A computed fold for a 474-nucleotide part of an RNA from Viscum album, annotated as small-subunit ribosomal RNA, 5' domain. Its mean pLDDT, the model's own confidence on a scale to 100, is 84.
[in-house]
Context: one part of a larger RNA
RNA sequence: AACUCAUCCUUGGCCUACUUAACACAUGAAAGUCGGACAGGAAGUGGUGUUUCCAGUGGCGGAUGGGUGAGUAACGCAUAAGAACCUGCCCUUGGGAGGGGAACAAUUGCUGGAAGUGGCUACUAAUACCCUGUAGGCUGAGGAGUAAAAGGAGGAAUCCGCCCGAGGAGGGGCUUGCGUAUGAUUAGCUAGUUGGUGAGGCAAUAGCUUACCAAGGCAAUGAUCAGUAGCUGGUCCGAGAGGAUGAUCAGCCAGAUUGGGACUGAGACACGGCCCAGACUCCUACGGGAGGCAGCAGUGGGGUAUUUUCUGCAAUGGUCAAAAGCCUGACGGAGCAAUGCUGCGUGGAGGUAGAAGGCCCACAUGACGUGAACUUCUUUUCCCAGAGAAGAAGCAAUGAUGGUAUCUAGGGAAUAUGCAUCGGAUAACUCUGUGCUAGCAGCUUCAGUAAGACAGAGGAUGCAAGUGUUAUCU
Numbered sequence: 001a002a003c004u005c006a007u008c009c010u011u012g013g014c015c016u017a018c019u020u021a022a023c024a025c026a027u028g029a030a031a032g033u034c035g036g037a038c039a040g041g042a043a044g045u046g047g048u049g050u051u052u053c054c055a056g057u058g059g060c061g062g063a064u065g066g067g068u069g070a071g072u073a074a075c076g077c078a079u080a081a082g083a084a085c086c087u088g089c090c091c092u093u094g095g096g097a098g099g100g101g102a103a104c105a106a107u108u109g110c111u112g113g114a115a116g117u118g119g120c121u122a123c124u125a126a127u128a129c130c131c132u133g134u135a136g137g138c139u140g141a142g143g144a145g146u147a148a149a150a151g152g153a154g155g156a157a158u159c160c161g162c163c164c165g166a167g168g169a170g171g172g173g174c175u176u177g178c179g180u181a182u183g184a185u186u187a188g189c190u191a192g193u194u195g196g197u198g199a200g201g202c203a204a205u206a207g208c209u210u211a212c213c214a215a216g217g218c219a220a221u222g223a224u225c226a227g228u229a230g231c232u233g234g235u236c237c238g239a240g241a242g243g244a245u246g247a248u249c250a251g252c253c254a255g256a257u258u259g260g261g262a263c264u265g266a267g268a269c270a271c272g273g274c275c276c277a278g279a280c281u282c283c284u285a286c287g288g289g290a291g292g293c294a295g296c297a298g299u300g301g302g303g304u305a306u307u308u309u310c311u312g313c314a315a316u317g318g319u320c321a322a323a324a325g326c327c328u329g330a331c332g333g334a335g336c337a338a339u340g341c342u343g344c345g346u347g348g349a350g351g352u353a354g355a356a357g358g359c360c361c362a363c364a365u366g367a368c369g370u371g372a373a374c375u376u377c378u379u380u381u382c383c384c385a386g387a388g389a390a391g392a393a394g395c396a397a398u399g400a401u402g403g404u405a406u407c408u409a410g411g412g413a414a415u416a417u418g419c420a421u422c423g424g425a426u427a428a429c430u431c432u433g434u435g436c437u438a439g440c441a442g443c444u445u446c447a448g449u450a451a452g453a454c455a456g457a458g459g460a461u462g463c464a465a466g467u468g469u470u471a472u473c474u
Stems, first nucleotide, its partner, number of pairs: 001470003005466001008345001012342003016337001018302001023300003027297002032060003037057002040054004068254002076180002079177004085172003090168007098132004107122001109120004137146003151160003182226002188218003193215008230252004234245004257278005280291004308334001310333003316330001317328002320325001347377004357368001359366001382411002385408003391401001418463005423444002429458005439446001
């Protein structure tokens, strides 16, 4: 972990919950935001003014967060070092923003297509794009070459942005030493292979790529091949040595229907972006199109087996924004499941005619057993009623959880015990039935007429809201 039987506190707290098909997925929703960058449109008003909303251009973010472990025996991971690198936002610091221009969406008109979605035409703005002047930087050193900028808000002070440098922080790329499971019934493997030179390429080193040259490189200290596997901090067992394992939480890696490719960008070869091919599903007017839950719920399937198509952005954190704020299945919570750990109770005291009853019996008794009845007490819990949070971050306001936790009054022992075992190891014994039959069983064997081992009963023992079995580890 699953299952059997049992299950009271309509469970008190804290966790955990597809181990199998990285199988296929209906439906909802999981990444937006900015009108204080821009032209324009709309709502509203009797009108002006103010206000609000927005498809489009533009900016930032969709490389984080979240899920999964298929692949990978590898610089993938762990640890310790290194030099030839990049870095949006953030911090510190030094300078700067002069002068011009042409377009493209939206929109207008015409028009194609079943749809997805286009085509032509005429305008237009910008923090979108281009030219030019100047500066720093870079390359180079004899001359020289390359080559920036953008505004917005405000009455203003000023604030937020923009461009070029230098340094930092955090992040990332790269290289190396050592460590990292099995098989020799796998012994040889390798041609960009190993090294050099020239050239190309990259942010950077490098056979990373290419031309030429040399013939090297790895391997019994196990190369190559084959099968298996994400790695670690940790977790479980153990006095330790060590063995097993890698769920939750945290770090790293990898893939996002299968295979390949690049674009954009500071960063991707990008889960909810693009292109091509394959399989599958769906739509089609048969011309062609659309899709990707290993995000959260949920469905089918597989399976011994794993939950709600819930609630809220109040808190913490994140994106965008000057801010108000918006978004956030991250997260906070509730629901379901005794799945685990843990807490509490199911009554306390008195009570022998040692009652009735079932069981045993030598028929005298014995044991169940102070157990019950009965008397008295208490109210954890339960029922009912009233009050009612903290978590809010200090002007104020703002609580999903939740009328929850908690507190108080009232009521009445009232609402609350099962499962396995009892020959031995191993705690706990008798009777009846059965008669090598029916059956038990992990081991040892038990049962063939007096079975402490089967079945039932009475009694006892062990655990206890659990208990036992099965699987697995020590």